[in-house]
Molecule: transfer RNA
Organism: Ponticaulis sp.
């Protein structure tokens, strides 16, 4: 250090996002570009604290 398929954010603990990619629609003779939208998450595993954990504590794995 481990968070979406990839690269990464995530503030003081209030409940998860961006870019790229994918899909759909529009546009085009068509593709690409562009515009609009959609899907996609065991926040590495387990346990603990707390009304509440991605965030704090312990432990395991890589």
């Nucleotide at each position: 250090g481990u968070u979406a398929g990839c690269u990464c954010a995530g503030u003081u603990g209030g409940a998860a996002g961006a870019g790229c990619a994918u899909c759909u629609c529009g546009u085009u003779u068509a593709c690409a570009c562009c515009g609009a939208g959609a899907g996609g998450g065991u926040c590495a595993g387990c346990g603990g604290u707390u009304c509440g954990a991605g965030c704090c504590c312990g432990u395991u794995a890589c």